RNA sequence: GGGCCGUUAGCGAAUUUGGUAUCGCGUUUCCAUGGCAUGGAAAAGAUGACCGGUUCGAAUCCGGUACGGUCCA
Numbered sequence: 001g002g003g004c005c006g007u008u009a010g011c012g013a014a015u016u017u018g019g020u021a022u023c024g025c026g027u028u029u030c031c032a033u034g035g036c037a038u039g040g041a042a043a044a045g046a047u048g049a050c051c052g053g054u055u056c057g058a059a060u061c062c063g064g065u066a067c068g069g070u071c072c073a
Stems, first nucleotide, its partner, number of pairs: 001072007010025004019056001027043006049065005
């Protein structure tokens, strides 16, 4: 320098052909217990790495950039 893959909530992952972004753990509150553990109920939390483009509408399609992984030179 070139090819391919990845980047989504505090952490780990879904989201299969464009239409309100979901789950587990964690966090907060409430209930049960004298308390802890545990169980149950509820809530908050992601402008989807960044910048543009296409579209009525983009995590998703297109272009570029950054970072990481891998292969080639």
Molecule: transfer RNA
Organism: Candidatus Kuenenbacteria bacterium CG08_land_8_20_14_0_20_37_23